[in-house]
Predicted 3D model of a 475-nucleotide part of an RNA (small-subunit ribosomal RNA, 3' major domain) from an uncultured bacterium.
Context: one part of a larger RNA
RNA sequence: UGACGGGGGCCCGCACAAGCGGUGGAGCAUGUGGUUUAAUUCGAUGCAACGCGAAGAACCUUACCAUCCCUUGACAUGUAGCGAACUUUCUAGAGAUAGAUUGGUGCCUUCGGGAACGCUAACACAGGUGCUGCAUGGCUGUCGUCAGCUCGUGUCGUGAGAUGUUGGGUUAAGUCCCGCAACGAGCGCAACCCUUAUCAUUAGUUGCUAACAAGUUAAGUUGAGAACUCUAAUGAGACUGCCGGUGAUAAACCGGAGGAAGGCGGGGACGACGUCAAGUCAUCAUGGCCCUUAUGGGAUGGGCUACACACGUGCUACAAUGGGAAAUACAAAGAGCAGCUAGCUGGCGACAGUGCGCGAAUCUCAAAAAACUUUUCGUAGUCCGGAUCGGAGUCUGCAACUCGACUCCGUGAAGUCGGAAUCGCUAGUAAUCGUGAAUCAGAAUGUCACGGUGAAUACGUUCCCGGCGGUCACU
Numbered sequence: 001u002g003a004c005g006g007g008g009g010c011c012c013g014c015a016c017a018a019g020c021g022g023u024g025g026a027g028c029a030u031g032u033g034g035u036u037u038a039a040u041u042c043g044a045u046g047c048a049a050c051g052c053g054a055a056g057a058a059c060c061u062u063a064c065c066a067u068c069c070c071u072u073g074a075c076a077u078g079u080a081g082c083g084a085a086c087u088u089u090c091u092a093g094a095g096a097u098a099g100a101u102u103g104g105u106g107c108c109u110u111c112g113g114g115a116a117c118g119c120u121a122a123c124a125c126a127g128g129u130g131c132u133g134c135a136u137g138g139c140u141g142u143c144g145u146c147a148g149c150u151c152g153u154g155u156c157g158u159g160a161g162a163u164g165u166u167g168g169g170u171u172a173a174g175u176c177c178c179g180c181a182a183c184g185a186g187c188g189c190a191a192c193c194c195u196u197a198u199c200a201u202u203a204g205u206u207g208c209u210a211a212c213a214a215g216u217u218a219a220g221u222u223g224a225g226a227a228c229u230c231u232a233a234u235g236a237g238a239c240u241g242c243c244g245g246u247g248a249u250a251a252a253c254c255g256g257a258g259g260a261a262g263g264c265g266g267g268g269a270c271g272a273c274g275u276c277a278a279g280u281c282a283u284c285a286u287g288g289c290c291c292u293u294a295u296g297g298g299a300u301g302g303g304c305u306a307c308a309c310a311c312g313u314g315c316u317a318c319a320a321u322g323g324g325a326a327a328u329a330c331a332a333a334g335a336g337c338a339g340c341u342a343g344c345u346g347g348c349g350a351c352a353g354u355g356c357g358c359g360a361a362u363c364u365c366a367a368a369a370a371a372c373u374u375u376u377c378g379u380a381g382u383c384c385g386g387a388u389c390g391g392a393g394u395c396u397g398c399a400a401c402u403c404g405a406c407u408c409c410g411u412g413a414a415g416u417c418g419g420a421a422u423c424g425c426u427a428g429u430a431a432u433c434g435u436g437a438a439u440c441a442g443a444a445u446g447u448c449a450c451g452g453u454g455a456a457u458a459c460g461u462u463c464c465c466g467g468c469g470g471u472c473a474c475u
Base pairs, nucleotide, nucleotide: 007472011467012466013465015461016460019425020424021423022422023421026316027315028314029313030312031311032310033309034307035306042053043052064302065301066300067299068298069297070296073125077124078123079121080120081119082118083117086103089100090099091098092097107114108113127291128290130289131288132287136285137284138280139279140278141276143274148187149186150185151184152183153182154163155162156161167178168177169176193268194267195266196265198236199235200234201233202232203231204230208225209224212223213222214221239262242256243255244254245253246252318418322377323376324375325374326373334365335364336363339358340357343354344353345352346351384415389410390409391408392407393406394405395404431453432452433451434450435449436448437447
């Protein structure tokens, strides 16, 4: 100078407390450990690994295993030779591949040849998801959006260093004010950016419809309009600006007015110096090492989906604030041409047939669901719950056996609110209800986004956990 303490003091955070809903018990989904296996590819491992890389493993992916094959190689550059490239059909084979076969002879040219492409030969070399993240770059997590981390000059100290950055107030903040051997400055904080909440102007089509008119079973459907909603560009608006009080007359705090919004209005992007030899050599790049008829390359099939068990994260429930039936209302944000598909017809249905419109403020996906209204069930392992299994089908796709999703009929398991323990959340939040998208042929209870309904509680800082700074003595 730091670090640490089951030392003291001050302060903060869904840290506790006050509340609401969960997890831990059940079934299933998914990840991990373990075990098994020819292989169950590899990585991630307290918080900060475990619905993580993976925004999607039937083949492919794929890196793993078994078997069958290749050796200048699937890919790049260079040399030489041959042939245009390309293409049809057949045979063998699981295929890779091997053999046979048909058509084609093009482009440029100084007529020597050349360009693109293919084949052959030999060698330089290719190739490696092989090892080392403790050799690295880049990227990322974390403490933590915590309020800190430093520098120049000066001053003090023999020096390491100190001072500034401490102190009194204040703040979300090293935010600001005052004081002070310090005076200034930088990286952070805040602001500048995006979005949301209000208004104005401009612009009205594909969006809108108040007035006028036409029109319909109904409908902005049509003429028309530019008011309203909305769209999307430019502006305005909030600054402790105004008033009162407290305070050191300061910074600021408390209350009030006006206002769509009030003291950082809500949300996002943004992450200082550094810490963890944190993570990643399997995104990529890269030093070193290793393999080179194999640790490289191709193919078929299998595996990554195994299953005495253990853990994490979720979904569905155990019911009456509910389940079933009928009727009926209101979103937002997205996506669409190898696509979204209206309407009609068939089917109980998944879906099939036909096919309008739309590269979309125009058409389509598209029905929002919970809610509301009426009715039924009457506390039961049930009209709760839906696992599991049997049968019959649909769709995608060369192909659903290992190993897909969905539909219908039947079957109807555990489960009656969950021990110790433990998690999230402070407002349009929790809880609850649906909707969309990326990936994607197909395959979400995951992820990311969207809106609907919409709470309770916070006395307070003694305690638990984490963090910040300085102070005192001790180690």

Overview
The coordinates come from a structure-prediction model, not an experiment, and the mean pLDDT is 85.